[in-house]
RNA sequence: GUGCAGGAUGUCUAGGGUUCCGCCGUCAUUCACGGGUCUGGUCCGAGAGAUAUCGCUGUUCGGUCAAUCCCGGACAGUACACGGCGGGGCAAAAUCCCGGGAGGC
Numbered sequence: 001g002u003g004c005a006g007g008a009u010g011u012c013u014a015g016g017g018u019u020c021c022g023c024c025g026u027c028a029u030u031c032a033c034g035g036g037u038c039u040g041g042u043c044c045g046a047g048a049g050a051u052a053u054c055g056c057u058g059u060u061c062g063g064u065c066a067a068u069c070c071c072g073g074a075c076a077g078u079a080c081a082c083g084g085c086g087g088g089g090c091a092a093a094a095u096c097c098c099g100g101g102a103g104g105c
Base pairs, nucleotide, nucleotide: 007054008053009052010051011050012049015044016043020041021040022038023035024034025033026032055078056077057076058075059074060073061072062071063070080100082103086098087097088096
């Protein structure tokens, strides 16, 4: 310097805004309009957050007379991880996506 790999999904949370609901305000009332610098409900939601299931790897046991393959059970493992600007989309925003990116060590 280059390549491969560092798995997937669900539930939840940090967080996020404002389409809907609610709340507040204007209007005599309804309708309508405005307010997210409104605690909230619906909603979005983490590579570097939690948890579960699956997957993968290793050892071992059984199906099995023997070996490979395959199937199933048990146990163990599945590490580490600082990070812009800018852009995207949904109603809008975000630790969402670009992105384990650029960059840094």
This is a predicted structure of a 105-nucleotide RNA (Guanidine-I riboswitch aptamer). It matches the Rfam family "Guanidine-I riboswitch aptamer". Gene Ontology term of the family: regulation of gene expression. The prediction has a mean pLDDT of 83.